This is a predicted structure of a 401-nucleotide RNA (Bacterial RNase P class A) from Pararhizobium haloflavum. The sequence was found by an Rfam model in a public genome assembly. Model confidence (mean pLDDT): 75 of 100. Rfam family: Bacterial RNase P class A. By type it is a ribozyme. The source organism's lineage runs through Bacteria, Pseudomonadati, Alphaproteobacteria, Rhizobiaceae and Neopararhizobium.

[in-house]
RNA sequence: CCAGUCGGCCGGGCAGCCGCGCUCCGCACUCGCCGAAAGGCCGCGGGGUGAGGAAAGUCCGGGCUCCACGGAAACACGGUGCCGGAUAACGUCCGGCGGGGGCGACCCUAGGGAAAGUGCCACAGAAAGCAAACCGCCCCUUCUCGAAGGGGUAAGGGUGAAAGGGUGGGGUAAGAGCCCACCGCGCGACCGGCAACGGAAGCGGCACGGUAAACCCCACCGGGAGCAAGACCGAAUAGGGAUGACGUGGCUUCGCGCAAGCGGGCCGGUCCGUUUCCGGAUCAGUCAUCCGGGUGGGUUGCGCGAGGCAAGGCGCAAGUCUUGCCCAAGAUGAAUGGCUGCCGCGUCAGGCCCUUCGGGGUCAGGCCAUACAGAACCCGGCUUAUAGGCCGGCUGGCACU
Numbered sequence: 001c002c003a004g005u006c007g008g009c010c011g012g013g014c015a016g017c018c019g020c021g022c023u024c025c026g027c028a029c030u031c032g033c034c035g036a037a038a039g040g041c042c043g044c045g046g047g048g049u050g051a052g053g054a055a056a057g058u059c060c061g062g063g064c065u066c067c068a069c070g071g072a073a074a075c076a077c078g079g080u081g082c083c084g085g086a087u088a089a090c091g092u093c094c095g096g097c098g099g100g101g102g103c104g105a106c107c108c109u110a111g112g113g114a115a116a117g118u119g120c121c122a123c124a125g126a127a128a129g130c131a132a133a134c135c136g137c138c139c140c141u142u143c144u145c146g147a148a149g150g151g152g153u154a155a156g157g158g159u160g161a162a163a164g165g166g167u168g169g170g171g172u173a174a175g176a177g178c179c180c181a182c183c184g185c186g187c188g189a190c191c192g193g194c195a196a197c198g199g200a201a202g203c204g205g206c207a208c209g210g211u212a213a214a215c216c217c218c219a220c221c222g223g224g225a226g227c228a229a230g231a232c233c234g235a236a237u238a239g240g241g242a243u244g245a246c247g248u249g250g251c252u253u254c255g256c257g258c259a260a261g262c263g264g265g266c267c268g269g270u271c272c273g274u275u276u277c278c279g280g281a282u283c284a285g286u287c288a289u290c291c292g293g294g295u296g297g298g299u300u301g302c303g304c305g306a307g308g309c310a311a312g313g314c315g316c317a318a319g320u321c322u323u324g325c326c327c328a329a330g331a332u333g334a335a336u337g338g339c340u341g342c343c344g345c346g347u348c349a350g351g352c353c354c355u356u357c358g359g360g361g362u363c364a365g366g367c368c369a370u371a372c373a374g375a376a377c378c379c380g381g382c383u384u385a386u387a388g389g390c391c392g393g394c395u396g397g398c399a400c401u
Stems, first nucleotide, its partner, number of pairs: 001397010012343007020050008032041003052372001056383002059381005064226004069279007077222005082096005097111001098109004112217002117215002119211003134157002136153007165183006184206001185204003190199003230300004240291007249267004254263003268283004307326008346367003350363005
């Protein structure tokens, strides 16, 4: 200097004028406006504050709210899937292990089980799960000298993504783990590591392919709905009508009561995705469809939180602990905008200088508020989009010293 790889940050600045939302203070008014009400709005001045790294997607996990009867177990359904750790939790993150890619830095991994079972492996090919013989090789027989038949074979060739280990040697009629050496594969005492796993003495058969992001098996986890959740205030109507379905319980020689009846006890029905056990509630209305009527307003939820910043300790790290400081949007048709000047980044012609002809520096001018994009209960992640710029680590290559 070039190329690559990983990580971090910014994503305009300054000033002036006018205009917005929230909040606090002072003054003024206490009148007025909207409204049925609840409630809200309105004047002047000042202080503070006011969109993001993704606010997006709604893919995960929660906080919070309400509901479902609750507890235990099993099944169904859904989710995750190597080991160890972090976290409120997760399918997230960190550190490792195995496998794959890359010269490397690094990147990817839907990573438990194929000896529990089922399914699939198209086409081609002789044959693709218990095998297989198309060409070929070897032996024997016949013979019209072209070949035909029988037996053996899977080393060579062909087909294919993949053909039941690879290379070399021995052996054989020709061959074959038939035998041997090494590699590979399986089992592995022992060693290292918390573990996944790694190393490995030795032994073995030379072999029971692949696929589970196919069904399945195994291990672990799991209520539902969601801020349009929910709470309060105000107002109004018709606590309306029709049809259908299920039901509208039983017993008691207990207590009270003249009785009607009320309470208690037992049984039964109903209440969760299903079943069982234990406990609880309830027993008369409930559900569905259609017709019709009223309201559709206001306040709250709504930001002090698994919060932010800094320093130090622990940890490889993700993180965690201690101390100190800080409070930083809260709208509800939805606020943060408009104008001007200068600077910066970038861009477009041009002049001058240098140049390894790729480009670099400088001068003046024009454009430029420019990328992706805007909260709506909040938080931790993941994913997607992003003009331009800056910083750092590491790897490879070239040149010089």